[in-house]
Notes
This is a predicted structure of a 676-nucleotide part of an RNA (large-subunit ribosomal RNA, domain II) from Halothece sp. PCC 7418. Its mean pLDDT, the model's own confidence on a scale to 100, is 83. Its Rfam family is "Bacterial large subunit ribosomal RNA". Rfam links the family to the GO terms structural constituent of ribosome and ribosome.

Context: one part of a larger RNA
RNA sequence: GCCGGCGAGUAAUUAGACUGUGGCCGGUUAAGCUGUUUUAGCAGCGAAGCCCAAGCGAAAGCGAGUCCGAACAGGGCGCUAGUCACAGGUAAUUGACCCGAACCCGGGUGAACUAACCAUGGCCAGGAGGAAGCUUGGGUAGUACCAAGUGGAAGUCCGAACCGACCAACGUUGAAAAGUUGGCGGAUGACGCUGUGGUUAGCGGUGAAAUGCCAAUCGAACUCGGAGCUAUCUGGUUCUCCCCGAAAUGCGUUUAGGCGCAGCAGCGAGGAUAAGCCACUGGGGGUAAAGCACUGUUUCGCUGCGGGCUGCGAAAGCGGUACCAAAGCGAGACAAACUCAGAAUACCAGUGGGGAACUCGCCAGUGAGACGGUGGGGGAUAAGCUUCAUCGUCAAGAGGGAAACAGCCCAGACCACCAGCUAAGGUCCCGAAAUGAUGACUCAGUGAGAAAGGAGGUAGGAACGCCGAGACAACCAGGAGGUUUGCCUAGAAGCAGCCACCCUUAAAAGAGUGCGUAAUAGCUCACUGGUCAAGCGUUCCCGCGCCGAAAAUGAACGGGGCUAAGUCAUCUACCGAAGCUGUGGACAGUAUUGGACUGUGGUAGGGGAGCGUUCUAUCAAGGGAGAAGCACUAGCGGUAAGCAGGUGUGGACGAGAUAGAAGUGAGAAUGUCGGC
Numbered sequence: 001g002c003c004g005g006c007g008a009g010u011a012a013u014u015a016g017a018c019u020g021u022g023g024c025c026g027g028u029u030a031a032g033c034u035g036u037u038u039u040a041g042c043a044g045c046g047a048a049g050c051c052c053a054a055g056c057g058a059a060a061g062c063g064a065g066u067c068c069g070a071a072c073a074g075g076g077c078g079c080u081a082g083u084c085a086c087a088g089g090u091a092a093u094u095g096a097c098c099c100g101a102a103c104c105c106g107g108g109u110g111a112a113c114u115a116a117c118c119a120u121g122g123c124c125a126g127g128a129g130g131a132a133g134c135u136u137g138g139g140u141a142g143u144a145c146c147a148a149g150u151g152g153a154a155g156u157c158c159g160a161a162c163c164g165a166c167c168a169a170c171g172u173u174g175a176a177a178a179g180u181u182g183g184c185g186g187a188u189g190a191c192g193c194u195g196u197g198g199u200u201a202g203c204g205g206u207g208a209a210a211u212g213c214c215a216a217u218c219g220a221a222c223u224c225g226g227a228g229c230u231a232u233c234u235g236g237u238u239c240u241c242c243c244c245g246a247a248a249u250g251c252g253u254u255u256a257g258g259c260g261c262a263g264c265a266g267c268g269a270g271g272a273u274a275a276g277c278c279a280c281u282g283g284g285g286g287u288a289a290a291g292c293a294c295u296g297u298u299u300c301g302c303u304g305c306g307g308g309c310u311g312c313g314a315a316a317g318c319g320g321u322a323c324c325a326a327a328g329c330g331a332g333a334c335a336a337a338c339u340c341a342g343a344a345u346a347c348c349a350g351u352g353g354g355g356a357a358c359u360c361g362c363c364a365g366u367g368a369g370a371c372g373g374u375g376g377g378g379g380a381u382a383a384g385c386u387u388c389a390u391c392g393u394c395a396a397g398a399g400g401g402a403a404a405c406a407g408c409c410c411a412g413a414c415c416a417c418c419a420g421c422u423a424a425g426g427u428c429c430c431g432a433a434a435u436g437a438u439g440a441c442u443c444a445g446u447g448a449g450a451a452a453g454g455a456g457g458u459a460g461g462a463a464c465g466c467c468g469a470g471a472c473a474a475c476c477a478g479g480a481g482g483u484u485u486g487c488c489u490a491g492a493a494g495c496a497g498c499c500a501c502c503c504u505u506a507a508a509a510g511a512g513u514g515c516g517u518a519a520u521a522g523c524u525c526a527c528u529g530g531u532c533a534a535g536c537g538u539u540c541c542c543g544c545g546c547c548g549a550a551a552a553u554g555a556a557c558g559g560g561g562c563u564a565a566g567u568c569a570u571c572u573a574c575c576g577a578a579g580c581u582g583u584g585g586a587c588a589g590u591a592u593u594g595g596a597c598u599g600u601g602g603u604a605g606g607g608g609a610g611c612g613u614u615c616u617a618u619c620a621a622g623g624g625a626g627a628a629g630c631a632c633u634a635g636c637g638g639u640a641a642g643c644a645g646g647u648g649u650g651g652a653c654g655a656g657a658u659a660g661a662a663g664u665g666a667g668a669a670u671g672u673c674g675g676c
Stems, first nucleotide, its partner, number of pairs: 001676006011094003016090001018088007026051003032045005055062002065077004097236002100233001104226006115200009124189001126158003133150006162186003166183005202218001204214003211220001239610006249262005263366002266362005277353007290339002295335003299331005306324002308321005369394010399410003414585004419581003425575003428560003434572001436571006447562001453547002457544002460541007474531005480504003486498002510525001514523002586600005611665001613662007622653001629649005
């Protein structure tokens, strides 16, 4: 891992409130007793007790009323038949649907591992080094001191046994639940190591102290018990069909992944046409947009109170001003906490249509929501972000489309059909359906990803200017003189810079457009003539394109491929879904009978109807001419759970009906036991 067995809402009690069925009309017996061969039973006896039959008030008390109160006001609580049994859902108390802690407490068992200690034994190859003391010699007045020898000290040195465990590799389902190999530390010591015997025990011991160790277990051992501890947590919870069908919100919470009440579901009862919805009518509003009349903000202009600076004056005061600036006027703007005005929606009513609204009782689940559209707040007018409001979908919704794709678009699946029509979206091939029609655009494979910005891409529109008295472009020619204007400057001659920018000859030619020189020179332009011959130039608007365009596996039409099979506009046809229709069938509800109308997606969850298993009671078919069980089975019936038949196997029981009672249905629980 698979297969098979087992495996989870049960039982008791009553102190409940309900629903259904039945008995009685007041109901009912409990313990106990008696009878009975239907003995887990039944019948009778047994009013003790309980509920009910009157309530209200704190009470005195009054009483279908009573209490508060001055009240003959108002309000509160009352005034309507119950009770017993059985059954069902539910609550409470118990382990209370099942499995699951870490813990806490009590009684015991452990020092055979290990820690410390006690008693008694054992062990430390070899080598090195040479403290004190002593002896002799020297030395001294005598010591001191020096030398040689002797001596053999020390948590001395090197290094086996022994003890340890610093490094690395290997090992890591190991040879081993801590090792091996190679190096490493101590090795006469803090009496080191060690044998044997003993002592200390868990609210404890021991600890050269690491929360270490106390039998592979230690921030409190192990074992049994309290114990089925508790678990707002995780997992699991077993047959079928039918009807309805949520929530992820508000308030509160030592509350936030839990609860309580409300909201929303189901079932039952009451209830009668009320709710939602549609149409019309009548309302109030201060949002959007807008506006500037208020509150504030704000740009420019004019006027300019007041102030600053400044002139005159001894002062009073009189002037000037290109500074600041109140207020007013004109023009132009802004606002969630501005509004002179002011929608659409929404909301509140009325009338009509149409319609199961609302209330009560029982009894749930939900109280993590997600994305999308719209209106806001937060954030960065970020987020598959967050938080409200409102609508939708998903959640709990299948089907078609979007290549694939809970939340987008279309559309709500009772069942069957090798019938039809459509929606979104599509119609060259993959791949169902027009290589359809008409008009235009695009050449970029744009289509089929992106901005500011850039560009004689190209289509359309508008305005202005030049033009057969010849435009625009090109080519030929001219482009001069006063003059090198003046100033400045070393120089300044059209062309460093400053001022001025005239006159002449002319068809035209600037006191000069650019290049150039040290300055000149030189080239060129403006401007003019000629050649040529028909449009040219500038600006704005708009359609489709171009550039801008760099990322990590190859990836920006789903692919092939397409110049339409791209884009825009118009039109027709077709395809296309579990939508709608057709035919047949099933079920539910409503009224009622016409077989009419409406309905039948569904998680949590509620309600209803059934199938099957074991046993009990009654009836009791069948069975060695073969029961149960097991295996197989284009067969039969049923909407399903399932039921029956046949064949084989098997070898002794036992289908079925009607009731009753449950250890009653398995795929999941890191389930449990067994097998492989």